[in-house]
């Protein structure tokens, strides 16, 4: 310089046209214990990188910018 893959709560992932964007750890109250831990119950926390097309309708498909690994020269 090219060519692939990925970008989704604090993290790490899931979801691949339509439902609330689930789940796991972390947080915060609560509830058990003398007291921590553990379990339980509840909660808060996402402009799904940005932008631009396609669609009745995009996290989801396409271009294109950005940014991370990765191969080629």
């Nucleotide at each position: 310089g090219c060519c692939u893959u990925c970008g989704u709560g604090g993290u790490g992932u899931a979801g691949u046209g339509g439902u609330u964007u689930g789940c796991a750890u972390g947080c915060u109250g609560g509830u058990u214990u003398c007291g921590u831990a553990u379990g339980c119950c509840a909660g808060a926390g996402g402009u799904c990188c940005g932008u631009g097309g396609u669609u009745c309708g995009a996290u989801u498909c396409c271009c294109u910018g950005c940014g991370a690994a990765g191969g080629c020269g």
The RNA shown here (transfer RNA) has 73 nucleotides and comes from Stegodyphus dumicola. The prediction has a mean pLDDT of 82. NCBI's taxonomy places the organism under Eukaryota, Metazoa, Arthropoda, Araneae, Stegodyphus. Its Rfam family is "tRNA". Gene Ontology term of the family: triplet codon-amino acid adaptor activity. Rfam's curators write: Transfer RNA (tRNA) molecules are approximately 80 nucleotides in length. Rfam classes the family as a transfer RNA.